[in-house]
C1' cells in the first nucleotide's frame, strides 16, 4: 500500500405571505426542503497523447442504505401488558424536447413524492416517541494477514 476483523466517533432540510373560516404553521393560492453510499457524458483541473486514464466535484423520483410499521423468535417477567436482541417482511415519487455514438445521470419545460401518533381542522415543514434509534460509509484506534 492492499485486504480482512473488532471497538469508538460522525450521521437530515424545511411553514414564509396571502384566501375561508369561530378554529388550520394542517385545508386552497403562490412559495420552501431534499440524508448516506453506488452509478454517471455537466463542469473544473492534471497527465500521456489524438485516443483514452486520474483527480475533485455531480440524481429527492435510476441501484441500494437507513429510522418508522409488521411478523417470527429468544432473555427479563407467574400470565398479560411491556423493554431489550436476533432473524425476516414491508418501505414514496418522471416524463416530453434538445444536443449527442450513447442520456435513469447533461440542458430546456413541465410534473410529482414524502413514516407513525396528537391536534379547536386533513401536516414533508409545527409538537411528540427522540438528550433516544440508526444501516452503507468517511474518519480514527487496535489487531491479523499478504
Nucleotide at each position: 500500500u492492499c485486504g480482512c476483523g473488532u471497538g469508538c466517533u460522525c450521521u437530515g432540510g424545511g411553514g414564509u405571505c396571502g384566501g375561508u373560516g369561530a378554529a388550520a404553521c394542517u385545508c386552497c393560492g403562490a412559495g420552501c426542503c431534499g440524508g448516506c453510499g453506488g452509478u454517471g457524458a455537466a463542469u473544473g483541473g492534471g497527465c500521456c497523447c489524438a485516443g483514452g486514464c486520474c483527480c475533485a466535484c455531480a440524481a429527492g423520483u435510476c441501484c441500494g442504505c437507513g429510522a418508522c410499521c409488521c411478523g417470527a423468535u429468544c432473555a427479563c417477567a407467574g400470565c398479560c401488558a411491556g423493554u431489550g436482541g436476533u432473524c425476516g417482511g414491508u418501505u414514496g415519487a418522471c416524463c416530453a424536447g434538445g444536443u449527442g455514438c450513447a442520456a435513469a445521470u447533461c440542458c430546456u419545460g413541465g410534473a410529482c413524492c414524502g413514516a407513525c401518533g396528537g391536534u379547536c381542522a386533513a401536516a414533508g415543514u409545527c409538537c411528540g416517541g427522540a438528550u433516544g434509534g440508526g444501516a452503507a460509509g468517511c474518519g480514527c484506534a487496535c489487531g491479523c494477514a499478504a
FMN riboswitch aptamer (RFN element) from Nocardioides silvaticus, 146 nucleotides, folded computationally. Model confidence (mean pLDDT): 76 of 100. Taxonomically the source falls in Nocardioides (Bacteria, Actinomycetota, Propionibacteriales, Nocardioidaceae).